[in-house]
RNA sequence: GCGGUUGUAGUUUAACGGUAGAAUGUCAGCUUGUGGCGCUGAAGACGAGGGUUCAACUCCCUCCUUCCGCU
Repeated sequence: GCGGUUGUAGUUUAACGGUAGAAUGUCAGCUUGUGGCGCUGAAGACGAGGGUUCAACUCCCUCCUUCCGCU
């Protein structure tokens, strides 16, 4: 330099173009003599910028990033 792959919550991970869901973690409450376990609830995410579309995590382009291969 070229080709491919990956990017979603603190972490792991889903999602036919039509309300972004779960586990775990965090916080609050209940429970307990205290803690843990357990129960209830809450906050928290689509790598960046454009394009197509009534509507984009999803399709297209560029860039960045992870990993793999070629030279």
Notes:
A computed fold for a 71-nucleotide RNA from a Candidatus Pacearchaeota archaeon, annotated as transfer RNA. The source organism's lineage runs through Archaea, Nanobdellati and Candidatus Pacearchaeota. The sequence was found in a public genome assembly. It matches the Rfam family "tRNA". It is annotated as a transfer RNA.